Predicted 3D model of a 62-nucleotide RNA (Fluoride riboswitch aptamer (crcB RNA motif)) from Candidatus Brocadia sp.
RNA sequence: UGAAAUUCAGGCGAUGGAGUUCGCCUAAUUGCUAGGUAAUAGCUGAUAACUCCUAUUGAAGU
Numbered sequence: 001u002g003a004a005a006u007u008c009a010g011g012c013g014a015u016g017g018a019g020u021u022c023g024c025c026u027a028a029u030u031g032c033u034a035g036g037u038a039a040u041a042g043c044u045g046a047u048a049a050c051u052c053c054u055a056u057u058g059a060a061g062u
Base pairs, nucleotide, nucleotide: 010025011024012023013022016053017052018051019050020049021048031043032042033041034040
């Protein structure tokens, strides 16, 4: 200096926060379509799953 293992914690799951559960990691992860070396154009969603809050969008009523 590098690699591996173990222990303790921590972190991650396409746009914010919290709780619970699940999965994963020394990196998990960084959506889809067209184009394709790319540039660029378009579409959905604030959840990994459920619930609540906030923001945004659509419809109806007062």